A computed fold for a 266-nucleotide part of an RNA from a metagenome, annotated as large-subunit ribosomal RNA, domain VI. It matches the Rfam family "Bacterial large subunit ribosomal RNA". RNAcentral holds the full RNA, with entries from SILVA. The prediction has a mean pLDDT of 87.
[in-house]
Context: one part of a larger RNA
RNA sequence: CGAAGGAAACUUGAGGGGUUCAUUCUCUAGUACGAGAGGACCGAGAAUGACGCACUUCUGGUGUGGCAGUUAUUCCGUCAGGGGUAGCGCUGCGUAGCCAUGUGCGGAAGAGAUAAGCGCUGAAAGCAUCUAAGUGCCAAGCUCAUCCCAAGAUAAUGUUUCCCGGACGCAAGUCCCUAAAGACCCCAGCGAGACUAGCUGGUUGAUAGGUUAGGCGUGUAAGUGGAGUAAUCCAUUCAGCGGACUAAUACUAAUCGGUCGUGCGG
Numbered sequence: 001c002g003a004a005g006g007a008a009a010c011u012u013g014a015g016g017g018g019u020u021c022a023u024u025c026u027c028u029a030g031u032a033c034g035a036g037a038g039g040a041c042c043g044a045g046a047a048u049g050a051c052g053c054a055c056u057u058c059u060g061g062u063g064u065g066g067c068a069g070u071u072a073u074u075c076c077g078u079c080a081g082g083g084g085u086a087g088c089g090c091u092g093c094g095u096a097g098c099c100a101u102g103u104g105c106g107g108a109a110g111a112g113a114u115a116a117g118c119g120c121u122g123a124a125a126g127c128a129u130c131u132a133a134g135u136g137c138c139a140a141g142c143u144c145a146u147c148c149c150a151a152g153a154u155a156a157u158g159u160u161u162c163c164c165g166g167a168c169g170c171a172a173g174u175c176c177c178u179a180a181a182g183a184c185c186c187c188a189g190c191g192a193g194a195c196u197a198g199c200u201g202g203u204u205g206a207u208a209g210g211u212u213a214g215g216c217g218u219g220u221a222a223g224u225g226g227a228g229u230a231a232u233c234c235a236u237u238c239a240g241c242g243g244a245c246u247a248a249u250a251c252u253a254a255u256c257g258g259u260c261g262u263g264c265g266g
Stems, first nucleotide, its partner, number of pairs: 001152001005163006015149004021049007033038001051106005059100004066093005071086006110144003117137004164265001165176004177263001182260004186202005207253003210249005216242003223236005
């Protein structure tokens, strides 16, 4: 921009894409078969591997603004207690998120038309013949089915709901008056993200921050008191501190506004 007024939500599916796997064991059954050795079809069940999709409860990895320990040095005048630097200084543990080696699920079942092949009936050709008329079975393949995308599918789908004036004029239209539904700008953000886009909100508000409470992590803070010559230990104290998690709460910030979009539509 188009789709014969403008919008919002929900849809159909032309078409396109993904998948299509393999193995072992048990039963049937040591049966059929076979002199024996050996050893099934068909059918039923249980597992495993590779691959794919999703997820993070568990097991683990990471976790550079979490907690603790610790070395060197510097600064806060000194002690104590701390801050900085050492490309997170090093070490131990670790929330969210992300992830796999972890967890769940999948390739199931079925239908139709067929290939090679196997047939039935059956002539031409008194026989024979699956084929000439007619008709049946049959593959991981084909068309469906299954999962995903999908109306720029320009042949441009459908359904529901919402919105919009007076005069003159046959109409096109002109004048006056109006900016509807809705969308966007802008802002707070995110399970969304390169940017866009998408999504959640914008005071009739829990969108983010803060605060409070909880969870979870670390592991018993500082100060004070006590014991010990001291290093250190004990008590206060399962303390103190804390990024992303959960909830509550308008304290802070989403203010105020503006733009587009018209007026019933060949």